[in-house]
RNA sequence: CGCUCAUCCAGAGGGGCAGAGGGAUACGGCCCGUUGAAGCCCCGGCAACCCUCCCGCCGGUCUUGCGUACACCGCGAGGCUCCCGGUGGGGAAGGUGCCAAUUCCGUCCCGUGGCGACGUUCGCCGCGGGGAAGAUGAGGA
Numbered sequence: 001c002g003c004u005c006a007u008c009c010a011g012a013g014g015g016g017c018a019g020a021g022g023g024a025u026a027c028g029g030c031c032c033g034u035u036g037a038a039g040c041c042c043c044g045g046c047a048a049c050c051c052u053c054c055c056g057c058c059g060g061u062c063u064u065g066c067g068u069a070c071a072c073c074g075c076g077a078g079g080c081u082c083c084c085g086g087u088g089g090g091g092a093a094g095g096u097g098c099c100a101a102u103u104c105c106g107u108c109c110c111g112u113g114g115c116g117a118c119g120u121u122c123g124c125c126g127c128g129g130g131g132a133a134g135a136u137g138a139g140g141a
Base pairs, nucleotide, nucleotide: 001140003139004138005137006136007135008134013043014042015041016040017039021032022031023030026107027106028105029104044099045098046097049095050094053090054089055088056087057086058085059084060083061079062078063077064076065075066074067073103133108130109129110128111127112126113125114124115123116122117121
């Protein structure tokens, strides 16, 4: 940055400075906050996106036996070790990230349940799916 992909109902807080706001944005709702918000610093923790390490499996690949047989092909065995790709599990040193509430909830679209008006679409309360926007990571330009 009008780009691509993945994830977003799990998890994890103390202290110091500071002093009134904060939950991305707009509106609505609902919360957090003088028992101290934002911001900054220190320490701690969570997680496993990237990277690293370990174990296993599959494929590639290599070696070998057989099939008139080693150009290719099929079946089987082996690979101690090394290399490549995929996948499952473990770990957490490093690069990020995160540590109230689902990304706090709704807004747009589709489907659907209940209730009330009414006369055949309106209102209210929900549920499920998708989208938009956003966040984070890994890439790209």